The prediction has a mean pLDDT of 84. Predicted 3D model of a 1501-nucleotide RNA (small-subunit ribosomal RNA) from a metagenome.
RNA sequence: AGAGUUUGAUCCUGGCUCAGAUUGAACGCUGGCGGCAUGCUUAACACAUGUAAGUCGAACGGUAACGCGGGAAAGUUUGUUUUCCUGGCGACGAGUGGCGGACGGGUGAGUAACGCGUAGGAAUCUGCCUGGUAGUGGGGGACAACUCGGAGAAAUCCGAGCUAAUACCGCAUAUGUUUUAUGGGGGAAAGUGGGGGAUCUUCGGACCUCACGCUAUCAGAUGAGCCUGCGUCGGAUUAGCUAGUUGGUGAGGUAAUGGCUCACCAAGGCCGCGAUCCGUAGCUGGUCUGAGAGGAUGAUCAGCCACACUGGGAUUGAGAUAUGGUUUAGACUCCUAUGGGAGGCAGUAGUGGGGAAUAUUGGAUAAUGGGCGUAAGCCUGAUCCAGCAAUGCCGCGUGUGUGAAGAAGGCCUGUGGGUUGUAAAGCACUUUCAAUUGGGAAGAAAAGAUCGAGGCUAAUACCCUCGGUUCUUGACGUUACCUUUAGAAGAAGCACCGGUUAACUCCGUGUUAGUAGUUGUGGUAAUACGGAGGGUGCAAGCGUUAAUCGGAAUUACUGGGCGUAAAGCGCGCGUAGGCGGUUUAUUAAGUCAGAUGUGAAAGCCCUGGGUUUAAUUUGGGAACUGCAUUUGAUACUGGUAGACUUGAGUACGAUAGAGGGGGGUAGAAUUCCGGGUGUAGUGGUGAAAUGUGUAGAUAUCCGGAGGAAUAUUAGUGGUGAAGGUGGCCCCCUGGAUCGAUACUGACGCUGAGGUGCGAAAGCGUGGGGAGUAAACAGGAUUAGAUAUUCUGGUAGUCCACGCUGUAAACGAUGUCAACUAGCCGUUGGGUUCAUUAAUGAGCUUAGUGGCGCAGCUAAUGCGAUAAGUUGACCGCCUGGGGAGUACGGCCGUAAGGUUAAAACUCAAAGGAAUUGACGGGGGCCCGCACAAGCGGUGGAGCAUGUGGUUUAAUUCGAUGCAAUGCGAAGAACCUUACCAGCCCUUGACAUUCAGAGAAGUUUCUAGAGAUAGAAUCGUGCCUUUGGGAACUCUGUGAUAGGUGCUGCAUGGCUGUCGUCAGCUCGUGUUGUGAGAUGUUGGGUUAAGUUUUGUAACGAGCGCAACCCUUAUCCUUAGUUGUUAGUAUUUUGGGUGGGAAUUCUAGGGAGACUGCCGGUGAUAAACCGGAGGAAGGUGGGGAUGACGUCAAGUCAUUAUGGCCCUUAUGGGCUGGGCUACACACGUGCUACAAUGGCCGGUAUAGACGGUUGCGAACCUGUGAGGGGAAGCCAAUCCGAGAAAACCGGUCGUAGUCCGGAUCGCAGUUUGUAAUUCGACUGCGUGAAGUCGGAAUCGCUAGUAAUCGCGAAUUAGAAUGUCGCGGUGAAUAUGUUUUUGGGUUUUGUAUAUAUUGCCCGUCACACCAUGGGAGUGGGUUGCACCAGAAGUAGCUAGUUUAAUUUUUGGGAGAGUGGUUACCACGGUGUGAUUCAUGACUGGGGUGAAGUUGAAAUAAGGUA
Repeated sequence: AGAGUUUGAUCCUGGCUCAGAUUGAACGCUGGCGGCAUGCUUAACACAUGUAAGUCGAACGGUAACGCGGGAAAGUUUGUUUUCCUGGCGACGAGUGGCGGACGGGUGAGUAACGCGUAGGAAUCUGCCUGGUAGUGGGGGACAACUCGGAGAAAUCCGAGCUAAUACCGCAUAUGUUUUAUGGGGGAAAGUGGGGGAUCUUCGGACCUCACGCUAUCAGAUGAGCCUGCGUCGGAUUAGCUAGUUGGUGAGGUAAUGGCUCACCAAGGCCGCGAUCCGUAGCUGGUCUGAGAGGAUGAUCAGCCACACUGGGAUUGAGAUAUGGUUUAGACUCCUAUGGGAGGCAGUAGUGGGGAAUAUUGGAUAAUGGGCGUAAGCCUGAUCCAGCAAUGCCGCGUGUGUGAAGAAGGCCUGUGGGUUGUAAAGCACUUUCAAUUGGGAAGAAAAGAUCGAGGCUAAUACCCUCGGUUCUUGACGUUACCUUUAGAAGAAGCACCGGUUAACUCCGUGUUAGUAGUUGUGGUAAUACGGAGGGUGCAAGCGUUAAUCGGAAUUACUGGGCGUAAAGCGCGCGUAGGCGGUUUAUUAAGUCAGAUGUGAAAGCCCUGGGUUUAAUUUGGGAACUGCAUUUGAUACUGGUAGACUUGAGUACGAUAGAGGGGGGUAGAAUUCCGGGUGUAGUGGUGAAAUGUGUAGAUAUCCGGAGGAAUAUUAGUGGUGAAGGUGGCCCCCUGGAUCGAUACUGACGCUGAGGUGCGAAAGCGUGGGGAGUAAACAGGAUUAGAUAUUCUGGUAGUCCACGCUGUAAACGAUGUCAACUAGCCGUUGGGUUCAUUAAUGAGCUUAGUGGCGCAGCUAAUGCGAUAAGUUGACCGCCUGGGGAGUACGGCCGUAAGGUUAAAACUCAAAGGAAUUGACGGGGGCCCGCACAAGCGGUGGAGCAUGUGGUUUAAUUCGAUGCAAUGCGAAGAACCUUACCAGCCCUUGACAUUCAGAGAAGUUUCUAGAGAUAGAAUCGUGCCUUUGGGAACUCUGUGAUAGGUGCUGCAUGGCUGUCGUCAGCUCGUGUUGUGAGAUGUUGGGUUAAGUUUUGUAACGAGCGCAACCCUUAUCCUUAGUUGUUAGUAUUUUGGGUGGGAAUUCUAGGGAGACUGCCGGUGAUAAACCGGAGGAAGGUGGGGAUGACGUCAAGUCAUUAUGGCCCUUAUGGGCUGGGCUACACACGUGCUACAAUGGCCGGUAUAGACGGUUGCGAACCUGUGAGGGGAAGCCAAUCCGAGAAAACCGGUCGUAGUCCGGAUCGCAGUUUGUAAUUCGACUGCGUGAAGUCGGAAUCGCUAGUAAUCGCGAAUUAGAAUGUCGCGGUGAAUAUGUUUUUGGGUUUUGUAUAUAUUGCCCGUCACACCAUGGGAGUGGGUUGCACCAGAAGUAGCUAGUUUAAUUUUUGGGAGAGUGGUUACCACGGUGUGAUUCAUGACUGGGGUGAAGUUGAAAUAAGGUA
């Protein structure tokens, strides 16, 4: 520090997700040790039991218990035992009294507050403690305990009597204190203990002294109370709140200020800088995270606050409105004798409950601290320790070295090996930790006792300080630590391994099981599921879940945006607020600097110490970015005072204008009405019809009525803030611009709320109504047509006055100001120059347009009219959907508007641009694509293939073009893969091993055959004599075998687009990038062929050419071919001879737009011509770019994986592949006279032949048979070409056409012809008279037509592949159909239009709104009620201290009453939560229904 995810790819916007750190955590798997921390986050739910606050006898009366001492009695062993008495002593239950129970410990319910934090303040109190001053005199009366009596179950209570005090109360005194009318008045106290030299004594003491107390008071310290500034969560769908409320005067009250309380007076106080209300919450130091700013949080530790079952109240006290006090009401629990009582774990353990979840009913006061005490000491669940828990942090260990036969086993494998892996074993060492043996610190300092010294003192007491000695004090603890012994011995798991993200293979599974944070994965070869091997990461832990921050610049202060992605209010005016020109002086609020105080400690950070290290702990420092006070500085901002003119404005003179309001008026047009002329249609549409018209329309002319709108001018022209605004004239009126002077002197800009204007439609009232026209009606279109189109037609459109307040109210661009290259238009004004003038040129100013530099932008684009560079202010945005919706408020007559959520759901939604593809978009071009022609198919019969059906099987594959006379260049057996039956199991075939045997020939028997059995002949080759090589048989295990599956695992081959002209690359340039350029443009071509232009220059695969063949010529050669001339002949180039010709097959030539003319840019090229055998690629063939279709083929072959192994392998016989209501494709033969038949005659090319072609000749009507010559082929054979031509016949008929079908008889191949061959002869003689819709081929030696040959076979072509013979017609052309190429355009498409995609309805589920209502919570107001308590009142009653004039009084208690008030109750509102028949829309869901709205001109933009 980033990464994944929207797309075919790209850039951007934007959300979602991940990697990090952390936690009081929980859960899963696992678990050796130690140190240090931490441990009910939920029910402030309820609690059994124990314990958590006592202490002081040196305050007191005392003596229940214990122990001493003394006395008495009894027993007695004379030691002492028992009993009784004695508070004398140590001590001490209960009680009086003092101090402490207001600390310590817990919890976070309440609280949005002076509660907390921080900084200040004045009107206060403060026990114990410290220091100072002054005192501590003299009296009195009670009450507990105790005794007696009584009530009660108990708790407890009552009465009578006795008694002490540091308990209580007067008197005296009053330094100081308090009050005051300045004369005065009020108000204290307590003793106890130790010691003692004089003196006194009732021998108790007095007295003195010391210590501890006590009283008054002043200070301090500590603690507490009060007040103030600032800070402290969310909601405006909470906008107004407040009567003790705000202030004053007086009084009361308090420790103290104060409406704290009361009386009176005034009418204030708070609030948009957020009052009130609602929700939530203890606050802070800090903690977590972060670079920081921030965000989240407030466990442990520390400070503050609040609370103690729930609510109220006071008492005591220095301090409480009191957790382990009291009182009262309520709820709950317990005891009970039913009369009445008791209780409060949010102390510590512990229990139940709740919950995902949180520990022992432990030890000790040894340390630290606290309470009491002179002290010893006692108490202390504070605390210190231990126990439990991997809850966290930190440390250690589970061995170390060596060790290759790279062991075995596992896993993988290309079978060679690799890996686990130096890992293990083995060998050599070590012993931390745990175990075991023995030792063993520190935490302990004190206090006490005693000795010495010093101080105080009259003192050697006492007390204090210092030093020595002595005596003890450890829960932890079997401590830490050290040491002995033994032995590698006791100690490793968890998650992950497609990308993100480090780490890969096999097996199983087969969209199943599952996985998943995100993207996604799984449909038979899953690195993603499960297992295994291996690996990676962390490690006594590892993962998951939850939560916080981060990444997220995704709320943007640091640090974002708003033309099109979310986002500028429709536009003005203007309040508060924010901001504000030049200059002088002053001030010092902001600002800056210094100093001081504070910012608790702990924590973080730095640096030391110390635990072996670390965590932990500890010393010091820094920091705490803050606040306050104070002293300075004065540039800037602000304040105050003054000045200025450039911002702004005013005056004056001009100018332009559809600026606004009102009134009047004009002409053209439509319609209607009246009249004239006139006759059959008119109108409308893609085409029609409805409509209208013989009752006279349309058309045309004249006259009239009425309403609305203003052609031309007219213009990216004007004007207005926007909406908007258009005939002409008049009246009223706003603003703008220009010019030159004068004046005012910052008067300005923006603008939350507020207020005004605001198209169209709509609403209300009243008018008006020509045209047009929602709704509506009819006619068409259509599958339908509630649309488009046509004929009509009402609201509305118009006017007046009101309302509504919204628009794609758009420049999708807020207003104002400044600055920043140019060029060209246009509107209004000014000015200079020129011109005779019209006018033109320049400068300037205010608008309005087009390009464009810099710059900006994701790109597109913007570009002085900014989307550039800056400033001021306002508005708005934060993923898509739900939703601009619900609820609530406000506005409106209504329609509706405005403000404006959430649940739920998705991983995207979106912007700009790119390349393709597509379009019922456009342009250009090509092709037997159409057109022009010729001949077919589709109808018939047959052949053949396919589908379907059938079957035991009808083997399998191929399925739009691009399957269907295809694989198959040939199924009777074989082939053959299929079916039935019979057989074989190392196998029909391959390799290896062992044994035996030559191999093999021939024959017989059984059987359908495979096979089985028997017999005969044979015994070979090489040899080192061991044996070996072929071949056969038997046996064993490895293995063979499979036309079994997967062509969607593959190789190879092939089809198709398409012989279409395309497809790419390097470098460069350009763009952020995908990409573009090149390859586009102008010409040209069959061609990306070529030329020219050109940010491109080159190159590659394709095109073309090279190759084969054919057409002409030359040359070489001359047999088997040829024969002109010559000789000969049996008349056949047969022979001699020839090499001219044909021909054969080698080598060459030739054709290149080369030449001429024209057109064209002078190019490329095209057109025409000459010559030439051939002319513009001469004809034909081979040749098929990058790629597409998961195209075809596992059955040609090869091959991964899977499957079968006495069978899915192998052999045999027979059957089937040849079936047959039917449908389709491809062909053959025909339907006839351009013909059939008969007879005659002529002329090819190419090919094949030894498993062969097979002549002559004989024979048969014929298929054929016999026969055997020749030929391994320019020699021989197949081999007779046919159409054509010549002659004859038939005469338009189902025929002398056509030949299917069937019968009989044969031939031939073959073991075999029945299923199931071909051919021959004779006979039979079906359909068919040129074929519907539709559709195919072909552009020249082509179509059409005619025959010939070959491959395949034993035999079996109408198929296939070749060969030649005869030999046409037509092309005006590119409008249309189809396919393709190229370019441009649009796109919401990219599995690419068979695309994408919208709404209703039906079904299921989910959340939500309304809803007659219903049930809770909280709360306002009004009223009732009034426990306990306090305060006031009280001629009910009671009363030790004091006073008294002796009657009483003061004072106090109790009772009564008034005020305040908790619980409770009634009524009526508000608000919130839950629920509710029914109902509304929304979301999601697999292939449901219906249409076809959007996206292309989406078929009506």